[in-house]
RNA sequence: CCGUGCUGGGUGGGGGGCUCGGGGUCCCCUGUACCGGAAACCCUCGACACGCCGGGCCGAUCGCCCGUCUGCGGCCGCGGUAGGACCGGGUCAGCCCCCGGAAAGCAGCGUCGAUGGUCGGGUCCUGCGCGACCCGGAGCCGUGAACCCGGUCAGGCCCGGAAGGGAGCAGCCGUAAGCGGUGUCCCGGGAGUGCCGCAGGGGCGCCCGGCCGGAGCCGGCUACCGGGCCCGCGCCGGCCGUGCCGGGGUCCAGGACGGGCUGCACGG
Numbered sequence: 001c002c003g004u005g006c007u008g009g010g011u012g013g014g015g016g017g018c019u020c021g022g023g024g025u026c027c028c029c030u031g032u033a034c035c036g037g038a039a040a041c042c043c044u045c046g047a048c049a050c051g052c053c054g055g056g057c058c059g060a061u062c063g064c065c066c067g068u069c070u071g072c073g074g075c076c077g078c079g080g081u082a083g084g085a086c087c088g089g090g091u092c093a094g095c096c097c098c099c100g101g102a103a104a105g106c107a108g109c110g111u112c113g114a115u116g117g118u119c120g121g122g123u124c125c126u127g128c129g130c131g132a133c134c135c136g137g138a139g140c141c142g143u144g145a146a147c148c149c150g151g152u153c154a155g156g157c158c159c160g161g162a163a164g165g166g167a168g169c170a171g172c173c174g175u176a177a178g179c180g181g182u183g184u185c186c187c188g189g190g191a192g193u194g195c196c197g198c199a200g201g202g203g204c205g206c207c208c209g210g211c212c213g214g215a216g217c218c219g220g221c222u223a224c225c226g227g228g229c230c231c232g233c234g235c236c237g238g239c240c241g242u243g244c245c246g247g248g249g250u251c252c253a254g255g256a257c258g259g260g261c262u263g264c265a266c267g268g
Stems, first nucleotide, its partner, number of pairs: 001268006009058003012030005020046005034055004063261008073251004078246005084240001086238004094233002097228005104222003108217002116212008124201006130194002133190005139182005149174004157166003
């Protein structure tokens, strides 16, 4: 130096989170790195803690250790900024909301005539009437009595010597009370009754119209002035997350460079 068989070892690492602490399951980074199984009221361990159970592969190198630089990413304070959650405050000023004023702008009404003046009518009240509606009645129609309603009374009955007379059931006709219908017209009554008529009253407001007169009226929106209310917003104070930026600390995968270590047995 080569070959074979072993052994230490390797078969990824890191940050966060969890934990008294180490590792794993979980999230993220790096980037390619044997397979299977369980693991959050969790699994396995104890500073000799850098996992547990089972199966493979490599094996002293393609392995291991140290230092310097770079450096993905994470974590912890600090400052600034944006937006948010929560708690509290109260009117100094604002928005929202309410009331009042004024009439600058817009809108609307107005020479097809505004505000105003005047006259009349309506809306309102009272009385009378008319109509509609409702109730009752009259009237009309129908029905309506075993006998104790009427008429006519077959048969039968009674009186009579006879002529004749009498009472009278059923049937038929009619009717009373009652019942039912109708109730246009007629009578009486009623009321949350009427684009109705007549008369009288009242006139504040509103509406309609005639006349006079000739340019404003109104206050819907915006702006303005004054007052009020409230915490809904804004505002002020406090506190806590989140995003971004700056700077500090810390742990660092990966990369570059430099240095060091690498066992045992047998055979050639």